[in-house]
RNA sequence: CUCCGCAAAGGGUAAACCCAUCGUAAGGUGGGGACACAAAGUCAACAGGUCCUGGAAAGGACGGCUGGACCGCCGGA
Numbered sequence: 001c002u003c004c005g006c007a008a009a010g011g012g013u014a015a016a017c018c019c020a021u022c023g024u025a026a027g028g029u030g031g032g033g034a035c036a037c038a039a040a041g042u043c044a045a046c047a048g049g050u051c052c053u054g055g056a057a058a059g060g061a062c063g064g065c066u067g068g069a070c071c072g073c074c075g076g077a
Base pairs, nucleotide, nucleotide: 002077003076004075005074012037013036017032018031019030020029021028022027035064041070042069043068046067047066048065049062050061051060052059053058
């Protein structure tokens, strides 16, 4: 530097659901909870996709949908 996550250790995140709260909504945030995750870390002003609002124009949500970019712990080859 590249690839890998079969074994181990120390850790990390937290789906559904429930409560509170914000939002017309998708959904966000906090608490409980644990289905999963080796990037379930960051980017929605990287591309596609899905979803919401809207008559339309347009505006918005999701990084735990896919690809990409950047950064990164432990171990192995």

A computed fold for a 77-nucleotide RNA from a Desulfobulbaceae bacterium, annotated as c-di-GMP-I riboswitch aptamer. The prediction has a mean pLDDT of 87. The organism belongs to Desulfobulbaceae, within Bacteria.